[in-house]
RNA sequence: GCCCAUGUAGCUCAAUGGCAGAGCAACUGUUUCGUAAACAGUAGGUUGUCGGUUCAAGUCCGGCCAUGGGCU
Numbered sequence: 001g002c003c004c005a006u007g008u009a010g011c012u013c014a015a016u017g018g019c020a021g022a023g024c025a026a027c028u029g030u031u032u033c034g035u036a037a038a039c040a041g042u043a044g045g046u047u048g049u050c051g052g053u054u055c056a057a058g059u060c061c062g063g064c065c066a067u068g069g070g071c072u
Base pairs, nucleotide, nucleotide: 001071002070003069004068005067006066007065010024011023012022013021018055026042027041028040029039030038048064049063050062051061052060
């Protein structure tokens, strides 16, 4: 330099072009003499970034960035 894959909550991952979710973690409450566990709830997201297509984009297309792999 070229090719491929991935990028979504603190972490691991979902989401057929049509309301962005789950588990774990965090916080609050219930329970306990207390802790843990259990149960109930709360909060947490410019979906890497910049554009394009579309009535509508996490999803499709292009550039760039980051990470991983391959070729030279």

The RNA shown here (transfer RNA) has 72 nucleotides and comes from a Minisyncoccota bacterium.
Its mean pLDDT, the model's own confidence on a scale to 100, is 83.
Its Rfam family is "tRNA".